Annotation: The RNA shown here (transfer RNA) has 73 nucleotides and comes from a Patescibacteria group bacterium. Taxonomically the source falls in Bacteria candidate phyla (Bacteria). It matches the Rfam family "tRNA". About the family: Transfer RNA (tRNA) molecules are approximately 80 nucleotides in length. Their secondary structure includes four short double-helical elements and three loops (D, anti-codon, and T loops). Further hydrogen bonds mediate the characteristic L-shaped molecular structure. tRNAs have two regions of fundamental functional importance: the anti-codon, which is responsible for specific mRNA codon recognition, and the 3' end, to which the tRNAs corresponding amino acid is attached (by aminoacyl-tRNA synthetases). tRNAs cope with the degeneracy of the genetic code in two manners: having more than one tRNA (with a specific anti-codon) for a particular amino acid; and 'wobble' base-pairing, i.e. permitting non-standard base-pairing at the 3rd anti-codon position. The coordinates come from a structure-prediction model, not an experiment, and the mean pLDDT is 80.
RNA sequence: GCCACCCUAGCUCAAUUGGUAGAGCAACGGUAUCGUAAACCGUAGGUUGACGGUUCAAUUCCGCCGGGUGGCU
Numbered sequence: 001g002c003c004a005c006c007c008u009a010g011c012u013c014a015a016u017u018g019g020u021a022g023a024g025c026a027a028c029g030g031u032a033u034c035g036u037a038a039a040c041c042g043u044a045g046g047u048u049g050a051c052g053g054u055u056c057a058a059u060u061c062c063g064c065c066g067g068g069u070g071g072c073u
Base pairs, nucleotide, nucleotide: 001072002071003070004069005068006067007066010025011024012023013022019056027043028042029041030040031039049065051063052062053061
């Protein structure tokens, strides 16, 4: 330099023919216990990497930039 894939909650990841973004763990609160942990119930947490475009509507489609992984030379 070229090619492919990935970027979504604190972490690991879902979300397919475009239609109001979810799960597990972690965190916080509660129940229970003499007390703690485990367990059970609940709560909060997101400008979907950035900027544009298409569309009534974009995590999703298109362009460009940034970051990461792998391959080729």